């Protein structure tokens, strides 16, 4: 210098003027002054918690949903860290829903003879049975049969290579490689190593059912709490009115009687709409230093306060500068454009997704020079 890998950070800056939302102080008030005011994702609402209300006697089992190598971290997690195993890359490194397929069920498209208690389509075989010929030595021929070696199909066809063997073949036998089991050794564990044993069984799929282990009440700040008029409506008491009507007093109709209701006025009580207050921002908080740990993280100490709105503020404009882009120019430079994704709504921890441009650190491979 070129190509790449991992991680962290910024994501316009300064100033003037005019505004907006909270806070504090002063002021009788109008108002004035000071200070604060979006993000790394505020997003998706996908996980996990805090908080609140509702439900719930406890435990076990079952159902449903989720998670799924091991160890650690954490309030907790499906997150993070460190390992293990598998795969990819020359490498730095990256990726993995990564328990169980010798408990059972199911599936394996197309092609193919056969796809799971394997399979004769092409092919190979005359040792056996049967046939034909014979000079009686044998020969011919795949009818009965034998064969998984070769061809072909497929993602996958019941280990591979070689030698022996055989009628032809075949772990049928043997050597090596592979595979399975594995005493024992190392490791907390996942797992790694491995004497020896076994002719080879146990194809794949569990983001198919299932089995095993572990976890899980529901709803969400529009949660919830408080205050609370006017009008209308509910209840209670008192007074007035008791005329008409209605209901009840077991029974159809009628009559009599009793009780209650329907009306007006006054007082009181409770619920509750619009509304107001609260929940509301001091918190698993942020920063510095020191310590423990490979690390996630934890411990100690010092310092700081950093939006709280409620149709919802966080904006506009001007000047200078910076990154970037376009045009002109040989150059110096000039002119113009112009700032990524996006925007709080109870609060945290994660994950995922979006993001113009820029900066820093560590590492890998290559080329050249010293």
């Nucleotide at each position: 210098c070129c190509a790449g890998a991992g991680g962290g950070c910024c994501g316009g800056g300064c100033g003037g003027c005019c505004g907006c939302g909270g806070g504090u102080g002063c002021g009788c008030a109008a108002g004035c002054a000071c200070g604060c005011g979006a993000g790394g994702a505020a997003a998706g609402u996908c996980c996990g918690g805090g908080c609140u209300c509702c439900a719930u006697g406890g435990a076990a089992c079952g159902a449903c949903g989720g998670u799924g190598c091991c160890g650690g971290g954490u309030a907790a997690u499906g997150c993070c860290c460190g390992g293990c195993g598998g795969g990819g890359g020359c490498g730095a490194c990256c990726c993995c829903a990564g328990g169980g397929a010798a408990a059972g069920u199911g599936c394996c498209a197309c092609a193919g003879a056969g796809a799971g208690c394997a399979g004769a389509c092409c092919g190979c075989c005359a040792a056996c049975c049967g046939g034909c010929c014979u000079u009686c030595g044998g020969g011919c021929g795949a009818g009965g049969g034998g064969c998984a070696a070769g061809g072909g199909u497929g993602a996958a066809a019941g280990g591979g290579u070689g030698c022996g063997g055989c009628a032809a073949g075949a772990g049928c036998g043997c050597a090596c490689c592979g595979c399975g089991c594995g005493a024992c050794c190392g490791g907390c564990a996942a797992c790694g190593g491995a004497a020896g044993c076994g002719g080879c069984a146990c194809g794949g799929c569990a983001a198919a059912c299932c089995c095993c282990a572990c976890c899980g009440g529901g709803a969400g700040c529009a949660a919830g709490a408080c205050c609370g008029a006017a009008u209308a409506g509910g209840g209670g008491c008192g007074c007035c009115a008791c005329a008409u009507g209605g209901g009840c007093c077991a029974u159809g109709u009628u009559c009599c009687g009793g009780c209650c209701c329907c009306g007006g006025c006054g007082c009181c009580c409770g619920g509750g709409u619009u509304g107001g207050u609260u929940g509301c921002u001091u918190g698993a908080g942020c920063g510095g230093c020191g310590g423990a740990g490979c690390g996630a993280u934890c411990c100690g100490u010092c310092g700081c306060c950093u939006a709280g709105a409620g149709g919802a503020a966080u904006g506009g404009u001007c000047g200078c500068c910076c990154a970037u882009c376009g045009c002109c120019g040989a150059a110096a430079g000039g002119c113009g454009a112009g700032g990524a994704c996006a925007g709080a709504a109870c609060c945290c921890g994660g994950c995922u997704u979006a993001c113009a441009g820029g900066c820093c650190c560590u590492c890998u491979g290559g080329c050249a020079g010293u």

Description:
Predicted 3D model of a 370-nucleotide RNA (Bacterial RNase P class A) from Sphingomonas sp. Model confidence (mean pLDDT): 77 of 100.